This is a predicted structure of a 75-nucleotide RNA (transfer RNA) from a Verrucomicrobiales bacterium.
RNA sequence: GCCGGUGUAGCUCAGUGGCAGAGCAGCUGUUUCGUAAACAGCAGGUCGUCGGUUCGAACCCGACCACCGGCUCCA
Numbered sequence: 001g002c003c004g005g006u007g008u009a010g011c012u013c014a015g016u017g018g019c020a021g022a023g024c025a026g027c028u029g030u031u032u033c034g035u036a037a038a039c040a041g042c043a044g045g046u047c048g049u050c051g052g053u054u055c056g057a058a059c060c061c062g063a064c065c066a067c068c069g070g071c072u073c074c075a
Base pairs, nucleotide, nucleotide: 001071002070003069004068005067006066007065010024011023012022013021018055026042027041028040029039030038048064049063050062051061052060
């Protein structure tokens, strides 16, 4: 340099055009002599960035950024 993949909650991930979600973690409560577990509830998001298409974009298109893998070149 070229090709491909990934980027969504603190972590791991789902969501392929029509209200952004789950598990774990966190907080509160119930329970317990107490803790853990269990149960109930709460909170947590510029969906990597910018632009485009569309009535409508996490999702489609383009550029860029970061990470991972492969290939190539030089040494």
Lineage of the source: Bacteria > Pseudomonadati > Verrucomicrobiota > Verrucomicrobiia > Verrucomicrobiales. Its mean pLDDT, the model's own confidence on a scale to 100, is 80.